[in-house]
Molecule: c-di-GMP-I-GGC riboswitch aptamer
Organism: Planctomycetota bacterium
RNA sequence: ACCGAAACAGGCAAACCGUCCGAAAGGGCGGGACGCGAAGCCGAAGGGCCUUCGCCCCGACAGGGGGCGUGGCAGCCGGUUGCCGGUU
Numbered sequence: 001a002c003c004g005a006a007a008c009a010g011g012c013a014a015a016c017c018g019u020c021c022g023a024a025a026g027g028g029c030g031g032g033a034c035g036c037g038a039a040g041c042c043g044a045a046g047g048g049c050c051u052u053c054g055c056c057c058c059g060a061c062a063g064g065g066g067g068c069g070u071g072g073c074a075g076c077c078g079g080u081u082g083c084c085g086g087u088u
Stems, first nucleotide, its partner, number of pairs: 001087004011036002016031006034075001040080003046077002048073003053069006
């Protein structure tokens, strides 16, 4: 430098349940494992997706739809660093 969940050495932890925070998306802690060659880190400052909390517009004036802002998702893609094994 390249390749790789077949294995080795390790690691992480989806859904769901309990509890707390939040308007919500979602997040913390505990249990629990669907999976993961980075499921480590990066959230206006690459893309994408979610949130009615605030503002504006439409409306059949309730729901809803659209736009902007706020907040969130890295286990959507992407960026970045690196362990184990093998090859050169």